[in-house]
Molecule: transfer RNA
Organism: Candidatus Ozemobacter sp.
């Protein structure tokens, strides 16, 4: 310096052909237990990395930036 992939809830990851943003775990509250860190039900939890462009409508689709991660090239 060039290729490629990734970035979504606290954590680990799903989202098909553009059309209501989701799950498991964690967390909070009940319930149920002789008690539990188990097992039920419920709650709550989101800038979808940033910026634009497109569209009636963007997590998706283009473009340009960040950052991670993995390949290559270069090093007098």
């Nucleotide at each position: 310096g060039c290729c490629g992939a990734a970035a979504u809830a606290g954590c680990u990851c799903a989202g098909c052909u553009g059309g209501c943003a989701g799950a498991g775990c964690a967390g909070c509250g009940c319930a149920u237990u002789c008690g539990u860190a188990a097992u039920g039900c419920g709650c709550a939890g989101g800038u979808c990395g940033c910026g634009g462009g497109u569209u009636c409508a963007a997590a998706u689709c283009c473009c340009g930036c960040u950052u991670u991660c993995g390949g290559c090239u270069c090093c007098a």